RNAcentral holds the full RNA, with entries from ENA and SILVA.
Predicted 3D model of a 349-nucleotide part of an RNA (small-subunit ribosomal RNA, central domain) from an uncultured rumen bacterium.
Its mean pLDDT, the model's own confidence on a scale to 100, is 89.

[in-house]
Context: one part of a larger RNA
RNA sequence: CUGGGUGUAAAGGGCGCGUAGGCGGGAUAGCAAGUCAGGAGUGAAAUGUAGGGGCUCAACCCCUAAACUGCUUUUGAAACUGUUAUUCUUGAGUAUCGGAGAGGCAGGCGGAAUUCCUAGUGUAGCGGUGAAAUGCGUAGAUAUUAGGAGGAACACCAGUGGCGAAGGCGGCCUGCUGGACGACAACUGACGCUGAGGCGCGAAAGCGUGGGGAGCAAACAGGAUUAGAUACCCUGGUAGUCCACGCUGUAAACGAUGAAUACUAGGUGUGGGGGGACUGACCCCCUCCGUGCCGGAGUUAACACAAUAAGUAUUCCACCUGGGGAGUACGGCCGCAAGGUUGAAACUC
Numbered sequence: 001c002u003g004g005g006u007g008u009a010a011a012g013g014g015c016g017c018g019u020a021g022g023c024g025g026g027a028u029a030g031c032a033a034g035u036c037a038g039g040a041g042u043g044a045a046a047u048g049u050a051g052g053g054g055c056u057c058a059a060c061c062c063c064u065a066a067a068c069u070g071c072u073u074u075u076g077a078a079a080c081u082g083u084u085a086u087u088c089u090u091g092a093g094u095a096u097c098g099g100a101g102a103g104g105c106a107g108g109c110g111g112a113a114u115u116c117c118u119a120g121u122g123u124a125g126c127g128g129u130g131a132a133a134u135g136c137g138u139a140g141a142u143a144u145u146a147g148g149a150g151g152a153a154c155a156c157c158a159g160u161g162g163c164g165a166a167g168g169c170g171g172c173c174u175g176c177u178g179g180a181c182g183a184c185a186a187c188u189g190a191c192g193c194u195g196a197g198g199c200g201c202g203a204a205a206g207c208g209u210g211g212g213g214a215g216c217a218a219a220c221a222g223g224a225u226u227a228g229a230u231a232c233c234c235u236g237g238u239a240g241u242c243c244a245c246g247c248u249g250u251a252a253a254c255g256a257u258g259a260a261u262a263c264u265a266g267g268u269g270u271g272g273g274g275g276g277a278c279u280g281a282c283c284c285c286c287u288c289c290g291u292g293c294c295g296g297a298g299u300u301a302a303c304a305c306a307a308u309a310a311g312u313a314u315u316c317c318a319c320c321u322g323g324g325g326a327g328u329a330c331g332g333c334c335g336c337a338a339g340g341u342u343g344a345a346a347c348u349c
Base pairs, nucleotide, nucleotide: 003321004320005319006318007303008302012317014201015200016199017198021194022193023192025088026087027086028085029084030083031082033081034080035077036076037075038074039073040072041071042070049065050064051063052062053061054060091191092188093187094186096183097182098181103177104176105175106174107173108172109171110154115149116148117147118146119145120144121143125136126135162169163168206247207246208245209244210243211242215241216240220236221235222234223233258316259315260314261313262312263311266294267293268292269291270290271289272288273287274286275285276284298305299304322349323348324347331342332341333340334339
């Protein structure tokens, strides 16, 4: 390389948009690049193969043949691929109508709770633990009542419920805005799928500048525990957590399962829409889209998966090829840094 693979053994890119490329629906007609058939030229010799022959045999040597599966050219064929033209509507998209949703961004508003401040009542404890102590408190704490300040998060509703490509999204209202779904079948007429590079998005932590800071809390300090205790437990507590702008670009970024299309028994929940039946919002039946559980064939090393496939097929991309060394070194690229990305070898088992 090929082959075989990628849920858990090594292996699916964190996710999207999309360039080149690869692949691509039905009908008719033409062309003949691929394809197929015939002819011509060439495909040196030696080697190799087959059949003969010569050295006493063999190695070795000689003769003949096939072959050299290729290239060029020419004459045809037209099913398939390609290409040109015309055309179709089922793939894809648009229009119209309709409802669902924590989808995104911005602004405003609200109540509960913690903490702090002020004032009142009130008096000796509070707090904390396995037990304690550090800590707070007669300069009046804890508790309780009233008022105020400020920041962060939104109990119940809440649901293997919903939305989003993923990360993720949850108080209420308003504005702007993206996507999906159903009904209908008016319009376009293959406009599609995938996607190396590229571009963008991307939890938490971290970084830069400026704000903010209630609670929580790395670091740090003290108290305990212990043989020790740089921990677990307790009392404090700074970065940080929050906001704006910029950077970082990684996660068990997981369904450890790439995207798209088609096909292949059923049963039972649930969310959104449509239709039928019905006196009827329900119940029931049919249907489309999503989300769960169970299960047959089939698959699987087993576990399990099973129309949301890990089944049956096709297309395209990514990735794997014994363990350690090592996601390290070196170099390149990116970054303010931390570091990220690409990514070996010696040696060893």